[in-house]
Context: one part of a larger RNA
RNA sequence: CGUAGGAGAUUUGAGAGGAUCUGUCCUCAGUACGAGAGGACCGGGAUGGACGAACCUCUAGUGUACCUGUUGUCUCGCCAGAGGCAGUCGCAGGGUAGCUAUGUUCGGAAAGGAUAACCGCUGAAAGCAUCUAAGCGGGAAGCCCCCCUCAAGACUAGAUCUCCCUGGGCGCAAGCCCCUGAAGGUCCGUCGAAGACGACGACGUUGAUAGGCCGGCGGUGUAAGCACGGUAACGUGUUCAGCUAACCGGUACUAAUUGACCGUGAGG
Numbered sequence: 001c002g003u004a005g006g007a008g009a010u011u012u013g014a015g016a017g018g019a020u021c022u023g024u025c026c027u028c029a030g031u032a033c034g035a036g037a038g039g040a041c042c043g044g045g046a047u048g049g050a051c052g053a054a055c056c057u058c059u060a061g062u063g064u065a066c067c068u069g070u071u072g073u074c075u076c077g078c079c080a081g082a083g084g085c086a087g088u089c090g091c092a093g094g095g096u097a098g099c100u101a102u103g104u105u106c107g108g109a110a111a112g113g114a115u116a117a118c119c120g121c122u123g124a125a126a127g128c129a130u131c132u133a134a135g136c137g138g139g140a141a142g143c144c145c146c147c148c149u150c151a152a153g154a155c156u157a158g159a160u161c162u163c164c165c166u167g168g169g170c171g172c173a174a175g176c177c178c179c180u181g182a183a184g185g186u187c188c189g190u191c192g193a194a195g196a197c198g199a200c201g202a203c204g205u206u207g208a209u210a211g212g213c214c215g216g217c218g219g220u221g222u223a224a225g226c227a228c229g230g231u232a233a234c235g236u237g238u239u240c241a242g243c244u245a246a247c248c249g250g251u252a253c254u255a256a257u258u259g260a261c262c263g264u265g266a267g268g
Base pairs, nucleotide, nucleotide: 001153005164006163007162008161009160010159011158015150016149017148018147021049022048023047024046025045026044027043033038051107052106053105054104055103059101060100061099062098066094067093068092069091070090071086072085073084074083075082076081112144113143118138119137120136121135165267167178168177169176170175179265184262185261186260187259188204189203190202191201192200209255210254211253212251213250214249215248216247218244219243220242225238226237227236228235229234
């Protein structure tokens, strides 16, 4: 810009893409078959491999904004207790959320249609025969569909539902002036398991959107101070303490203030 008014939702699916894999075991059954050796079809069930998708309960990583230990040194006057630096975590032990795979769950199925090779029925030409010439069946991991995703710029621009606008004057006309400014949208702000930016989604006081605060989960692992024991290092008690990120819930304390703009007047 188009989709012959504007807007908000919900959709159909032309078309496009993805997927399409396979082993082993049990049973049928040591049956059919076979002199024996051997050894099935069909059907039913179980369990794997590779591949793919989603997810983080478990397992395992990461987790430089969490906790702890610890060496050297410097600072806070000293002790105690802390902090800085030692690479861009000093080193080390753990670890929430998130992100992950090695982890978990799920997928290929089943059904239908038309067929290939091939197997048939009926059957002439050609009194027979013949699956074929007319006609009618069966038959593949393949084809179409089925399954998943996108999808009306599908210009053949689709469908459904709901919402909104019902002024005046001048001019031959083009157009101009006054009034009006809807539904809805955007800007702006607080943000997000959304994201390069746009976009997408939530919220903006009729408010839990983010921060703070409170409570909780989870993580570290028993803080500081004091007391007691020990010459001391240290131990014990107070104390499963103290501290605690992204998680869960609550709470208007802080910030989402006030506003502005776009979009019109019934539609060839």
Molecule: large-subunit ribosomal RNA, domain VI
Organism: Desulfuromonadales bacterium